[in-house]
A computed fold for a 97-nucleotide RNA from a Gammaproteobacteria bacterium, annotated as c-di-GMP-I-GGC riboswitch aptamer. The sequence was found by an Rfam model in a public genome assembly. The coordinates come from a structure-prediction model, not an experiment, and the mean pLDDT is 88.

RNA sequence: CCGAACAAGGGCAAACCUGUCGAAAGGCGGGGACGCAAAGCUUCCGGUCUAAGGGCCAUCCCGGCAAGGGAUGGCUACGACAGCGGGGCUGCUCGCA
Repeated sequence: CCGAACAAGGGCAAACCUGUCGAAAGGCGGGGACGCAAAGCUUCCGGUCUAAGGGCCAUCCCGGCAAGGGAUGGCUACGACAGCGGGGCUGCUCGCA
């Protein structure tokens, strides 16, 4: 490097409940274990989720057919997921050589 049958010490912790932060997706703490050999770290690529604010578009309203402003709807990651897949970095035990 490759592999996870056996053994040992262990590690992490889905759903759900709960506190808290957030507009939301979701994050963090506590309880809890479905699972995980990288379920350790990292948004580089794809995917998925979210749309308050920002941006873009449509319709309508105010305005003077202007500048500008407002309402509603739609789209969009600057957001989130590393326990969706790939890539990158690091690593325990055992096996193999």